Context: one part of a larger RNA
RNA sequence: GAUUGAACGUUGGCGGCAGGUCUCAUACAUGCAAGUCGAACGAGAAAGGUCCUUCGGGACCGAGUAAAGUGGCGGACGGGUGAGUAACGCGUAGGAAUCUACCUAGUAGUGGGGGACAACCCGAGGAAACUCGGGCUAAUACCGCAUACGACCUAGGGGUGAAAGCGGGGGAUUUUCGAACCUCGCGCUAUUAGAGGAGCCUGCGUUGGAUUAGCUUGUUGGUGGGGUAACGGCCUACCAAGGCGACGAUCCAUAGCUGGUCUGAGAGGACGAUCAGCCACACUGGAACUGAGACACGGUCCAGACUCCUACGGGAGGCAGCAGUGGGGAAUAUUGGACAAUGGGCGCAAGCCUGAUCCAGCCAUGCCGCGUGUGUGAAGAAGGCCUUCGGGUUGUAAAGCACUUUCAGCGAGGAAGAACGCCUUGGGAUUAAUACUCCCGAGGAAAGACAUCACUCGCAGAAGAAGCACCGGCUAACUCCGUGCCAGCAGCCGCGGUAAUACGGAGGGUGCAAGCGUUAAUC
Numbered sequence: 001g002a003u004u005g006a007a008c009g010u011u012g013g014c015g016g017c018a019g020g021u022c023u024c025a026u027a028c029a030u031g032c033a034a035g036u037c038g039a040a041c042g043a044g045a046a047a048g049g050u051c052c053u054u055c056g057g058g059a060c061c062g063a064g065u066a067a068a069g070u071g072g073c074g075g076a077c078g079g080g081u082g083a084g085u086a087a088c089g090c091g092u093a094g095g096a097a098u099c100u101a102c103c104u105a106g107u108a109g110u111g112g113g114g115g116a117c118a119a120c121c122c123g124a125g126g127a128a129a130c131u132c133g134g135g136c137u138a139a140u141a142c143c144g145c146a147u148a149c150g151a152c153c154u155a156g157g158g159g160u161g162a163a164a165g166c167g168g169g170g171g172a173u174u175u176u177c178g179a180a181c182c183u184c185g186c187g188c189u190a191u192u193a194g195a196g197g198a199g200c201c202u203g204c205g206u207u208g209g210a211u212u213a214g215c216u217u218g219u220u221g222g223u224g225g226g227g228u229a230a231c232g233g234c235c236u237a238c239c240a241a242g243g244c245g246a247c248g249a250u251c252c253a254u255a256g257c258u259g260g261u262c263u264g265a266g267a268g269g270a271c272g273a274u275c276a277g278c279c280a281c282a283c284u285g286g287a288a289c290u291g292a293g294a295c296a297c298g299g300u301c302c303a304g305a306c307u308c309c310u311a312c313g314g315g316a317g318g319c320a321g322c323a324g325u326g327g328g329g330a331a332u333a334u335u336g337g338a339c340a341a342u343g344g345g346c347g348c349a350a351g352c353c354u355g356a357u358c359c360a361g362c363c364a365u366g367c368c369g370c371g372u373g374u375g376u377g378a379a380g381a382a383g384g385c386c387u388u389c390g391g392g393u394u395g396u397a398a399a400g401c402a403c404u405u406u407c408a409g410c411g412a413g414g415a416a417g418a419a420c421g422c423c424u425u426g427g428g429a430u431u432a433a434u435a436c437u438c439c440c441g442a443g444g445a446a447a448g449a450c451a452u453c454a455c456u457c458g459c460a461g462a463a464g465a466a467g468c469a470c471c472g473g474c475u476a477a478c479u480c481c482g483u484g485c486c487a488g489c490a491g492c493c494g495c496g497g498u499a500a501u502a503c504g505g506a507g508g509g510u511g512c513a514a515g516c517g518u519u520a521a522u523c
Stems, first nucleotide, its partner, number of pairs: 001523004006519005013370006019363002021328001026326003030323003035073003040070002048061005080281003089206007098198003103194008111145001113143002120135006151160003165186006173180002207253003214244003219241008256278004260271004283304005306317004334360001336359003342356001343354004373403004383394004407464001409459005417450001422444008467512005472493003478507005488495002
């Protein structure tokens, strides 16, 4: 000098864009953060209103609504943190023995049956959490049978294994009036290929310590077996005795890695906040289940510590999600708004959910921009300070005069962020069909958190807006008074013991400026 996720002192007008617990991976009150589908399925309230009534009640609407259950998809994404990890963890370049829900393209199917279990009803236990027994029932839930282009096993024949329906529309025909049937859409089954995703292996690179020199028994390799989606001591039995190491094994300490960031002419050095990629973790430790995918932050089980409830028998919980609280600390924000946009989950869709996200609030924390007036004005006013007492300086500075009105204030106007989807309609595709559905075009209605927004115009009046540090040398900037090795200053050299440009105050000056200085840290 440059820089910072900064802090402290002091001062403080506005805006834009960013950033904001670096410390205790400390403990957490409260609310919210993952649901959705009635076009898979059965069942189905109440409040309230209207009417009737034998005054007990009943009927209709509310409503096939709410709430719940079975079932499907999603809770493996998104969001947080950096504890652990010196490792194929990460980076880079390759590899072969693999899996892949949803999506895309293709091929072949989607026939016929069965038995249950929730919900519900009845009963029982319990303080609660919840649990148990009996009975009824549906399905895209579950299980056989048939079929098998392709798939899998075997390699000579041969053998094995599947499915589920739902919705829109409809001219003939049949009809037990339920429907069959046709067509379109969404699904379902098998399989091939792709895309994206994931698992595995390898070369090279990846902090310090030798005051850590030897380390290793599933250890190193082989054979058989098991296991996995897959290779493999991944596991197991047997056999052999190997494997690693001064080119630093092992051990100890420290640490998430990278794109990058800061600095520097560069080489290099330091760092790894925000943003992006990967990894690891989710009170601590362990384990598996479900599933395409987890050994799963807001799932399950076991153990432990802690907190809470209890009828003492037993139960409940996990903010390193967003806010917020206690504590720690020099130190870091609102228990805000909206799903309008972007994106995600579910759904045919309408839509619902979304503390992701978009916005707003707080903070000079940083960067950038603007303003705090402009011109004129010498009697060089008054006052202050200095003085050789003549004057000098503050100083065109002020006052005065003439103007302007950015920003802030008040008032009025006022975009873009809105497209998809929906409705009407023209054409095309599909079809038996002028239905339905899809594609292209035209027209229309609704939909904005931000937002009292941005922006524009008008109004008034210089009106509301400057500080901080320094002035001995380094280093731009000097005099007076006070003090008297005292009080004090200080980054280094050093100032102060009676004329201190170095301490304290004043006048003046210098530098930067909504900041300025100090401290800390890096180059």